[in-house]
Predicted 3D model of RNase P RNA and transfer RNA as a complex of 482 nucleotides. Rfam match: Bacterial RNase P class A. Its family is annotated with ribonuclease P activity, dimeric ribonuclease P complex and tRNA processing in the Gene Ontology. Rfam classes the family as a ribozyme. Model confidence (mean pLDDT): 77 of 100.
RNA sequence: UGAGUCGGCCGGGUGACCGCGGCACCGAAAGGUGCUGAGGAAAGUCCGGACUCCACAGGGCAGGGUGGUGGGUAACGCCCACCCGGGGUGACCCGCGGGACAGUGCCACAGAGAACAGACCGCCCACCAAGGCGCCAGGCCUCGCCCGGCGACCGGUGGGUAAGGGUGAAACGGCGGUGUAAGAGACCACCAGCGCCCCCGGUGACGGGGGCGGCUCGGCAAACCCCACCCGGAGCAAGACCAAGAAGGGCUUCGGCCCGCGGACGCCGUCCGAGCGCUGCCCGCGCGAGGCGUCCGGGUAGGUCGCACGCCCAUGGGCGAAGGCGGCUGGCGACAGCCGUCGCAGAUGGAUGGCCACCCGUCCCCUCGGGGACGACAGAAUCCGGCUUACAGGCCGGCUCAUCCC
RNA sequence: UCCGGGGUAGCUCAGCUGGCAGAGCAACUGACUGUUAAUCAGUGGGUCGUGAGUUCGAGCCUCACCCCCGGAGCCA
Repeated sequence: UGAGUCGGCCGGGUGACCGCGGCACCGAAAGGUGCUGAGGAAAGUCCGGACUCCACAGGGCAGGGUGGUGGGUAACGCCCACCCGGGGUGACCCGCGGGACAGUGCCACAGAGAACAGACCGCCCACCAAGGCGCCAGGCCUCGCCCGGCGACCGGUGGGUAAGGGUGAAACGGCGGUGUAAGAGACCACCAGCGCCCCCGGUGACGGGGGCGGCUCGGCAAACCCCACCCGGAGCAAGACCAAGAAGGGCUUCGGCCCGCGGACGCCGUCCGAGCGCUGCCCGCGCGAGGCGUCCGGGUAGGUCGCACGCCCAUGGGCGAAGGCGGCUGGCGACAGCCGUCGCAGAUGGAUGGCCACCCGUCCCCUCGGGGACGACAGAAUCCGGCUUACAGGCCGGCUCAUCCC
Repeated sequence: UCCGGGGUAGCUCAGCUGGCAGAGCAACUGACUGUUAAUCAGUGGGUCGUGAGUUCGAGCCUCACCCCCGGAGCCA
């Protein structure tokens, strides 16, 4: 210098004016003043929690999820480190990474044979003279034909063989030798793999070494399944309160007040108890006299809280954390501990915007001094930790490879 | 906030035990007809929503993403 790989960060800035939401204060009100007002993903709603309600949450089955090891965390399917397998020259990247000697199932086409396999070609052995072929002998008038015998070259029958060929994604270890009729872990040496035992290192997954064994056992569990571990259900439309209304009913001191949707059909049930809590089943617990299902209507779709750091005493403080920032310490790291400091959007058809000036970045034009255009993805809705996805442009750092120079 | 269904030819849908992607309508060509329709014969047409992965092999299995449709309030 070029190419690459990994990680982190920013993602327009300042000021003026106008406008909008929230909070505090002032004001009788109109309004005014001050402070404050989107993100790294607020998104997808894919995981995990907090919180709320349901028996504070029970037993069993079913169901769902996770899946190397060790750690981190409130928890996780997340993160860190390591191991193993695969890819890359390398930095580094990828892996839903338990079990296929518990069982069931699948492996299309091709191929002889596809799972305790299989003789199509080939190789080898035995038998066979029907046919072809060869040889010998004989007959018919020479060519040639006929008949008899012999031979296993072609051929046929029976068997052996998994070394070789060929098919396939995959063919029941590889290679060399012994052996054999030909062959074969049938046997031997080496290598690969599996199982068992021992030693060493490591918390462990696992790695290294040695010995023995039968000699060899296919793949798929993102097929059913088995094993280990985890999971109670529903979700802020959770949940609490207030108000209003609806067919009607009750009480009334006649002013009002209280309760409270209704109909049709079918089914179940009133203690041997339906149904609800309990969105699958059984048990159990609680409530329990009316309920469930389908269909058809009626009314209301307003407000406050939850809820914008939390809690406690109480109007000024204290305590605390799954918050932010900074520092120190421990750890390879994720992270943890301690100290200091800050007080952080809360809308409800839903605020967070517009414009001007200057600056910043990129691009374009050009009379070299200016002019013009653009500034991504997107946007809170109970909150938090992750994952995934989208993102113009830019900055910083670690490492690798190649080339050149000193 | 929660739940369910779907994406395959121009249109409507099959295909799910993973093993050569199909049907009907439409389109095109030819025949029939004076012409058209109908009918008959034939032909073409596919990013199986997208991207990864598992597998020998994926429309089908797994994961992530994109798009479309539907449902769930209270009185109860």